The RNA shown here (Bacterial RNase P class A) has 351 nucleotides and comes from a bacterium.
Its Rfam family is "Bacterial RNase P class A". By type it is a ribozyme. Gene Ontology terms of the family: ribonuclease P activity, tRNA processing and dimeric ribonuclease P complex.
Of the family's consensus pairs, 94% are formed in the model.
RNA sequence: CGGGGAGGCCGGGCGGCCGCUGGCGAAAAGCUGGAGGAAAGUCCGGACUCCGAAGGGCAGGGCGCCGGGUAACGCCCGGGGUUCCGGGGGGAGACCCCCGGAGCACGGAUAGGGCCACAGAAACCAGACCGCCCGAAAGGGCAAGGGUGAAACGGUGGGGUAAGAGCCCACCAGGCAGAGGGGCAACCCCUGCGCUGGCAACCCCCGCCCGGAGCAAGGCCAAAUAAGGGGGGACACGGGGCUGGCCCGGCCCCAUGAACCCCCGGGUAGGCCGCGUGAGCGAGCGGGAAACCGCUCGCCCAGACGGAUGGCCGCCUAAAACAGAAUCCGGCUUACGGGCCUCCCCGGAUU
Numbered sequence: 001c002g003g004g005g006a007g008g009c010c011g012g013g014c015g016g017c018c019g020c021u022g023g024c025g026a027a028a029a030g031c032u033g034g035a036g037g038a039a040a041g042u043c044c045g046g047a048c049u050c051c052g053a054a055g056g057g058c059a060g061g062g063c064g065c066c067g068g069g070u071a072a073c074g075c076c077c078g079g080g081g082u083u084c085c086g087g088g089g090g091g092a093g094a095c096c097c098c099c100g101g102a103g104c105a106c107g108g109a110u111a112g113g114g115c116c117a118c119a120g121a122a123a124c125c126a127g128a129c130c131g132c133c134c135g136a137a138a139g140g141g142c143a144a145g146g147g148u149g150a151a152a153c154g155g156u157g158g159g160g161u162a163a164g165a166g167c168c169c170a171c172c173a174g175g176c177a178g179a180g181g182g183g184c185a186a187c188c189c190c191u192g193c194g195c196u197g198g199c200a201a202c203c204c205c206c207g208c209c210c211g212g213a214g215c216a217a218g219g220c221c222a223a224a225u226a227a228g229g230g231g232g233g234a235c236a237c238g239g240g241g242c243u244g245g246c247c248c249g250g251c252c253c254c255a256u257g258a259a260c261c262c263c264c265g266g267g268u269a270g271g272c273c274g275c276g277u278g279a280g281c282g283a284g285c286g287g288g289a290a291a292c293c294g295c296u297c298g299c300c301c302a303g304a305c306g307g308a309u310g311g312c313c314g315c316c317u318a319a320a321a322c323a324g325a326a327u328c329c330g331g332c333u334u335a336c337g338g339g340c341c342u343c344c345c346c347g348g349a350u351u
Stems, first nucleotide, its partner, number of pairs: 001347010012316007020034005036322001040333002043331005048214004060210005065079005080106001081104010107205002112203002114199003129146002131142004154172006173196002175193004180189003218273004228264005238254006280299008
């Protein structure tokens, strides 16, 4: 210098003119704020609000190695185990060790049930197609080898035997057990026991978590209208009293009382709140291996509902990608032209 990989960051800048919109403002003056890293998918977790006080149980659902982080999570960080790939090493071999990378729905298969297609003799506990051995045969012993399969009763080597077999031995892998050692733990190491199919992304068991609905949540004000409640209420009618010898009349009281009027109520139209000072952002210092946390100082950074965030010009070589808030926040996932930084690998050149 070229190519590739991993991680992190940026997501046009400056100037001029003209607009749109939130706030301040009497103001159409002026000042000032104005999309994103994903505002997206709406997948997961929360805040907030209402329902019924959200506490227990059943059903149902989710999660699932361990430790840490967090408001919480199915997220993040670190660790363990395991599988695969590349490189190196050890061993006769089964297999093991080291380095680097990638993946893992990674609790339980020694609680119980169920399943294991096709092929194959046989798929879990026994059984025997070819085969091996004994035997004249009948019959019996066997599972090393062949063959099938995703998987064949652990494997390698040896002993043993008529032939064979954890039948015995050593080793290898796994399992179980252990008041053994290390680690907070997952787990690792050691010792012992011949104990040895798989599937829980089937039911199931164990542990933990989950009440429901969602900002069109929800709250406040409130033209109009209906139900309902209260008050007034002309004429008229009923009862009682007074006046009066009696009737009419007059006056007073009580009850009923339509239209209509007023008030309450109710909550449609409309308006306001919720609505942005927050699990906030920046810098410095400190703790931690990291995720992350603490302290100090500084900053205020969209908030609409006919729904703003734009257009033109100049310069920067070119200004172009994906895409645009709608209750808010933390994640995950997906989309994205170009640029910057750090580290690693390969090739070339130079010293």